Predicted 3D model of a 674-nucleotide part of an RNA (large-subunit ribosomal RNA, domain II) from a Nanobdellota archaeon. The organism belongs to Nanobdellota, within Archaea. Model confidence (mean pLDDT): 84 of 100.
[in-house]
Context: one part of a larger RNA
RNA sequence: GCCAAGGAGUUCGUCUAAGUGGCAAGGUUAGCGAAAGCGAGCCGAAGCGAAAGCGAGUCUGAAAGGGCGUGAGUCACUUGGACGAUACCCGAAGCCGGAUGAUUUACUCGUGACCAGGCCGAAGUUCUCCGAAAGGAGGAUGGAGGGCCGAACUGGUGUUAUGUGCAUGUACUCAAAUGAGUUACGAGUAGGGGUGAAAAGCCUAUCUAAUUCGGCGAUGGCUGGUUCCUGUCGAAAUAUGCCUCAGUAUAGUCUCGUGCAGUUAUGGUGGCGGGGUAAAGUACGGAUAUGGUCCGCAGGGUCGAAAGAUCACGGGACUCUUUCCAACUCUAAACAUGUCAUCGGCGUAACAGGGGAAUGGGGGCCGGUGCGUAAGGUACCGUUCCGAGACCCGAACAAGGGAGACUGGAGUUAAGGUCCCAAAAUGUAUGUUAAGUGUAUCAAAAGGAGUCUUGAUCCUGAGACAGUGGGGAUGUAGGCUUAGAAGCAGCCACCAUUUAAAGAAAGCGUAAUAGCUCACCCAUCGAGGCUCGAGGCCCUGAAAAUGGACGGGGCUAAACAUACUACCGAUACUCCAGAGGCGCUCAGUUGAGCGUUCUGGUAGGCAGGCGUCUAUGUUGCGUAGAAGUAUUUUUGUGAGAAAAUAUGGAGCGACAUGGAAUGCAGAUCUUGGU
Numbered sequence: 001g002c003c004a005a006g007g008a009g010u011u012c013g014u015c016u017a018a019g020u021g022g023c024a025a026g027g028u029u030a031g032c033g034a035a036a037g038c039g040a041g042c043c044g045a046a047g048c049g050a051a052a053g054c055g056a057g058u059c060u061g062a063a064a065g066g067g068c069g070u071g072a073g074u075c076a077c078u079u080g081g082a083c084g085a086u087a088c089c090c091g092a093a094g095c096c097g098g099a100u101g102a103u104u105u106a107c108u109c110g111u112g113a114c115c116a117g118g119c120c121g122a123a124g125u126u127c128u129c130c131g132a133a134a135g136g137a138g139g140a141u142g143g144a145g146g147g148c149c150g151a152a153c154u155g156g157u158g159u160u161a162u163g164u165g166c167a168u169g170u171a172c173u174c175a176a177a178u179g180a181g182u183u184a185c186g187a188g189u190a191g192g193g194g195u196g197a198a199a200a201g202c203c204u205a206u207c208u209a210a211u212u213c214g215g216c217g218a219u220g221g222c223u224g225g226u227u228c229c230u231g232u233c234g235a236a237a238u239a240u241g242c243c244u245c246a247g248u249a250u251a252g253u254c255u256c257g258u259g260c261a262g263u264u265a266u267g268g269u270g271g272c273g274g275g276g277u278a279a280a281g282u283a284c285g286g287a288u289a290u291g292g293u294c295c296g297c298a299g300g301g302u303c304g305a306a307a308g309a310u311c312a313c314g315g316g317a318c319u320c321u322u323u324c325c326a327a328c329u330c331u332a333a334a335c336a337u338g339u340c341a342u343c344g345g346c347g348u349a350a351c352a353g354g355g356g357a358a359u360g361g362g363g364g365c366c367g368g369u370g371c372g373u374a375a376g377g378u379a380c381c382g383u384u385c386c387g388a389g390a391c392c393c394g395a396a397c398a399a400g401g402g403a404g405a406c407u408g409g410a411g412u413u414a415a416g417g418u419c420c421c422a423a424a425a426u427g428u429a430u431g432u433u434a435a436g437u438g439u440a441u442c443a444a445a446a447g448g449a450g451u452c453u454u455g456a457u458c459c460u461g462a463g464a465c466a467g468u469g470g471g472g473a474u475g476u477a478g479g480c481u482u483a484g485a486a487g488c489a490g491c492c493a494c495c496a497u498u499u500a501a502a503g504a505a506a507g508c509g510u511a512a513u514a515g516c517u518c519a520c521c522c523a524u525c526g527a528g529g530c531u532c533g534a535g536g537c538c539c540u541g542a543a544a545a546u547g548g549a550c551g552g553g554g555c556u557a558a559a560c561a562u563a564c565u566a567c568c569g570a571u572a573c574u575c576c577a578g579a580g581g582c583g584c585u586c587a588g589u590u591g592a593g594c595g596u597u598c599u600g601g602u603a604g605g606c607a608g609g610c611g612u613c614u615a616u617g618u619u620g621c622g623u624a625g626a627a628g629u630a631u632u633u634u635u636g637u638g639a640g641a642a643a644a645u646a647u648g649g650a651g652c653g654a655c656a657u658g659g660a661a662u663g664c665a666g667a668u669c670u671u672g673g674u
Stems, first nucleotide, its partner, number of pairs: 001674006011085013026043003031038002047054002057068004088225002091222001095215006106189009115179001117149003120145001124141007154175002158172002161170002191207001193203003228609006238251005252359002254356003258352002261348001262346003267343007275335001279331001280329002285325003289321001291319005297314001299313001300311004362386003366382006391402003406578007416568003419553003425565001427564006438555002446540003450537007458529002467524005473497003478492003503518001506517003579599002581596006610663001612660010628647008
């Protein structure tokens, strides 16, 4: 894990609501009694007021008025709920009391035991030598030591070795090993206590307070579990309070009875209102860039001895034009909203009051905001969806697109698609793209003689544009400057001539010249060209970690753009048949007909049923085969029911009315089996 059996809203009391029944201005006992009966008490029959008190009224108030009253109850049984009790079941860590423990271990006491072998060689003693002595040197002897090496014994450093063997082992390695050493037996110290060379260590596999029994079913706002069916309606994750934030109370939202005849949630129009947002604007407040005018005016500069004067610094005011504003508004929507009327809608819906809840951790898209660089961020508002929603599409994918699933059958569409995987067009027409761009999966600023379309200016058979050939000169090396300055360091000027044309020179170059180009002109050539915009697609910009993703194959359309026609494609829509709910009419115990914009559903409310055990009554079956077990068939929406066959071998049902220790897949559930 699986199988079987067990396994969780019970019982008592009080209160409350509903249903059923008895009696009723009364109802009903406890108790007593043989009985008839008697009968304290409880609830009700009158309330109001703090009270005196008054009384269908009373209290308050000067009054007006206002508050509470002026309707049949009570006793049982059943069911829902509340409270008290273990109170649906299982589950703490803990707290307190009494006992039991020092055979492990900590420390102490008593009596004992043990430490192979080897090494170093303290004091002391003695001999020799030196010395006047004190003392010194050397040899021998001696055998000290929390000394050295190293077994037993004791320990437990490392290996991220190996191992979990009912619970700390094993292997290798390592430490101390005459000492604060190790060890046997006996004895002592006890739980807020002991013992501790101190680690909160150890005190029997248990220690920041042992173990065991009891208080005890401690308590748990926390986790888990909570057992048959069908029908019907169907939420919330918000507000306010709380030592409140995992909870709870009240309201809101859901449901079920009851009462009532209108009502306005969703909707249109009109009347009368409030609103200052979007947009827009610059009239106010504030900001912003440019220009102009005015003021010596805080500071600063210049002049001046000072006074003062002045300024392309600075400051202030006004003004023109420019650009703006959550905390600006001369304007000003859409829109939502209050109230009234009317139309339309809905009709036991709404509303009122009563019984029962759940919820009070929410989340996503879109639109509008605050904070934040931003976030699959956070705090709000509105619609909607998921939550509690299946089905089709989106490769897969709670909330994106389509669409709200009673059962069976047939057809038609939606979103999305139609080359193959894979249902349906290798569809039609016209263009674009060459980048595999793209084909549902991101991309900016900035750039592009990529390509298509379009607009405008100018040049052009009196020859454009590009290419090629030739010229590109003279005064003059202009003047100045300079060592030099000759078109080409720099300053000034920038004329004139010859010309088809040619700058006192646009660039390279030289120390300076020289040299090479350019502007400009001619020839050749022979048809469009130069420039500036606009749009479409495309390219660069473009970086992520295993190899790799348009879902894949693949595609030059099977990509993109604009049109069009077919087809495929959902539980959607239509049709047929059927089931149930609700409403109406009829019948009235069951039911029949008609209608229906009804029948997804978590928490949850309500309704009707199935099955098990048992009591009483009625009525049955069974050795010609009961229960049980196995298989099959029939039947019911389902819980289930019935039958047949085999096995089995003695009990078992149906109906009616009661009573329950009444239904298992779950709880790291319990016991047993496997």